[in-house]
RNA sequence: CGGGGUAUAGCUCAGCUUGGUAGAGUGCGCGCUUUGGGAGCGCGAGGUCGCAAGUUCAAAUCUUGUUGCCCCGA
Numbered sequence: 001c002g003g004g005g006u007a008u009a010g011c012u013c014a015g016c017u018u019g020g021u022a023g024a025g026u027g028c029g030c031g032c033u034u035u036g037g038g039a040g041c042g043c044g045a046g047g048u049c050g051c052a053a054g055u056u057c058a059a060a061u062c063u064u065g066u067u068g069c070c071c072c073g074a
Base pairs, nucleotide, nucleotide: 001073002072003071004070005069006068007067010026011025012024013023020057028044029043030042031041032040050066051065052064053063054062
C1' cells in the first nucleotide's frame, strides 16, 4: 500500500440476507423466599447499534467516506 472480516446494554452475543416498536444470556438494583450466605422466582434500570454523510414515509439493516481491532497478500 491492496484485499477480507469485525464494531449493538458493564461483559459475551443474536437481530442485517428480506428496511417497519432494539433483544437474549450474564452482571447490576428492588421485592418474595431462606436464621444468614448462596440458590430459586418476580419486577426494574441500563443503548443516540464505532463515527460522519447519503437514499427512503421510515435505516442497527441499503450506499459512500472514515476510525479502532483481527487475518491474508505485497
Description
A computed fold for a 74-nucleotide RNA from Candidatus Servula neotermitis, annotated as transfer RNA. Its Rfam family is "tRNA". It is annotated as a transfer RNA. Model confidence (mean pLDDT): 81 of 100. Lineage of the source: Bacteria > Bacillati > Bifidobacteriales > Bifidobacteriaceae > Candidatus Servula.